A computed fold for a 332-nucleotide RNA from a Clostridia bacterium, annotated as Bacterial RNase P class A. Its Rfam family is "Bacterial RNase P class A". About the family: Ribonuclease P (RNase P) is a ubiquitous endoribonuclease, found in archaea, bacteria and eukarya as well as chloroplasts and mitochondria. By type it is a ribozyme. Lineage of the source: Bacteria > Bacillati > Bacillota > Clostridia. RNAcentral holds the sequence, with entries from ENA.

RNA sequence: UGAGUAAGUCAGACAGUUGCGUGAAUUUUUCACGAGGAAAGUCCGAGCUACACAGAGCAGGAUAGCUGAUAACGUCAGCCGUGGGUGACCAUAGGAAAAGUGCAACAGAAAUAAACCGCCAAAUUUAUUUGGUAAGGGUGGAAAAGUGAGGUAAGAGCUCACUGAUUUUAUUGGUAACAAUAAUCUCCUGUAAACUCUAUCCGUAGCAACACCGAUUUGUAUGUUUGAGAUUGCUCGUCGAGUACUAAAGGGUGGCUUGAGGGUUAUGGCAACGUAACUCCUAGAUAGAUAACUGUCUAAUACAGAACUCGGCUUAUAGAUUUGCUCACAAU
Numbered sequence: 001u002g003a004g005u006a007a008g009u010c011a012g013a014c015a016g017u018u019g020c021g022u023g024a025a026u027u028u029u030u031c032a033c034g035a036g037g038a039a040a041g042u043c044c045g046a047g048c049u050a051c052a053c054a055g056a057g058c059a060g061g062a063u064a065g066c067u068g069a070u071a072a073c074g075u076c077a078g079c080c081g082u083g084g085g086u087g088a089c090c091a092u093a094g095g096a097a098a099a100g101u102g103c104a105a106c107a108g109a110a111a112u113a114a115a116c117c118g119c120c121a122a123a124u125u126u127a128u129u130u131g132g133u134a135a136g137g138g139u140g141g142a143a144a145a146g147u148g149a150g151g152u153a154a155g156a157g158c159u160c161a162c163u164g165a166u167u168u169u170a171u172u173g174g175u176a177a178c179a180a181u182a183a184u185c186u187c188c189u190g191u192a193a194a195c196u197c198u199a200u201c202c203g204u205a206g207c208a209a210c211a212c213c214g215a216u217u218u219g220u221a222u223g224u225u226u227g228a229g230a231u232u233g234c235u236c237g238u239c240g241a242g243u244a245c246u247a248a249a250g251g252g253u254g255g256c257u258u259g260a261g262g263g264u265u266a267u268g269g270c271a272a273c274g275u276a277a278c279u280c281c282u283a284g285a286u287a288g289a290u291a292a293c294u295g296u297c298u299a300a301u302a303c304a305g306a307a308c309u310c311g312g313c314u315u316a317u318a319g320a321u322u323u324g325c326u327c328a329c330a331a332u
Base pairs, nucleotide, nucleotide: 001328002327003326004325005324006323007322008321009320010319012297013296014295015294016293017292018291020034021033022032023031024030025029036303040314041313043312044311045310046309047308048206049205050204051203060202061201062200063199064198065079066078067077068076069075080094081092082091083090084089095197096196100195101194102191103190104189116137117136118133119132120131121130122129123128145163146162147161148160149159150158164187165186168183169182170181171180172179173178210254211253212252213251216248217247219245220244221243222242229239230238231237261280262279263278264277265276266275267274268273
């Protein structure tokens, strides 16, 4: 200097004029606050509300290496294994194939035990038949682990040496997954994001939940001459046709924003995250609010607008910028 890789920050700012929503007050007015990193998807988990609930079983669904974090999760952190990359790094649906079932196109003789060509032996009508073989050739992603020697009619783990993979055990290191070393067992593939088996977990519905008020309407009982009901605790008096209960309900109010909350500092931990002190209050709309103009700075734009709240995951995305690490080239 170039290329890469991992983790971040911003998402326009300042000033003026007019305008919109909520809240407070000293209420003609003034002050404070006012959409996102994903607010999207509605995919997981909860808080909250209502109902149900002694427990067990069946069905269904989800998760799946080890150890931690968290309110919880199918999330996150660290590590182990496997695969990719020169590397920094990235991905991981990572338990069980010796409980069982299924599947593996085409080619090929044959895809769970197989003989097309070839090799060997015998017979014989000289061109065929029978038996043996799986080392050589062909097909294929894969053809009864590989190399060498011996042995054989020709061959084959048939025997031996070494190597590879697998099973089990021991020692050492590690909390563990696992790794190294030594011995032992075996050498009929792969696939469970196929059915299945094993272990663990899971109540239902959702803020349009739920609670209260209510114009108006339905049904039953009773009352309007004997008077329902209202009127000061009671009586008299006065006014006087509805009253009580049940059901539906235009609509209104609450739920509605102080939280598993944010920030700074210290401290424990590799980290996720935890603890302590100090400090802050930052949208609550309901035909749905933040827009327009001018000036300066400037890279200023892409994806895109809260509707009970929060922790994650996934997806979309223009531009500017910071830091660590890796590789290549050149110079000192």
A source record names the gene rnpB. Model confidence (mean pLDDT): 75 of 100.